């Protein structure tokens, strides 16, 4: 320098065809227990990497940029 992949909650990941952003772990509170663990219930937590575009409506489609990884030279 060229090609490709990935970027969504603290961590790991789903999200099919554009139509309310979810799951597991973790965290907070409560139940259970003499207490803890395990288990059960409830809850908080997101500018969906970033800037634009298309659209009534974008995590999803289009363009630029950034970061990480892989391959090639």
């Nucleotide at each position: 320098c060229g090609a490709g992949a990935u970027g969504u909650a603290g961590c790991g990941c789903a999200g099919u065809u554009g139509g309310u952003a979810g799951c597991g772990c973790g965290c907070a509170c409560g139940g259970u227990u003499c207490g803890g663990g395990a288990c059960c219930g409830u809850g908080a937590g997101g500018u969906c990497g970033u800037g634009g575009g298309u659209u009534c409506g974008a995590a999803u489609c289009c363009c630029g940029c950034c970061a990480u990884c892989u391959c090639g030279a």
Transfer RNA from an uncultured Clostridia bacterium, 73 nucleotides, folded computationally. It was read from a public genome assembly. Its Rfam family is "tRNA". Rfam classes the family as a transfer RNA.